[in-house]
The RNA shown here (transfer RNA) has 67 nucleotides and comes from a marine eukaryotic metagenome. Rfam family: tRNA. The family's RNA type in Rfam is transfer RNA. The RNAcentral record of the sequence draws on MGnify.
């Protein structure tokens, strides 16, 4: 230089209240187990600053990690 960071994990979301698939907890269901279905939990959006009525989203700078 240049490209990534959003849930435990894989990723969406491209200015207008954060979302999906696994993966967790319940509750149904089975003799019990997986399966199967209902419903619920998890998120200071790397981090600090600008623009904006309003930023995960633009802009700076800074950390990480890959090239």
């Nucleotide at each position: 230089c240049u490209a990534u960071g959003u849930a435990g994990c894989u990723c969406a979301g491209g200015g207008g209240u954060a979302g999906a698939g696994c993966a967790c907890u319940u509750g149904c269901u089975u003799g019990g187990u997986a399966a199967g279905u209902a419903a619920g939990a998890g998120g200071u959006c790397g981090u600090a600053a600008g623009u904006u009525c309003a930023a995960g989203u633009c802009u700076u700078a800074u950390c990480a990690u890959a090239g």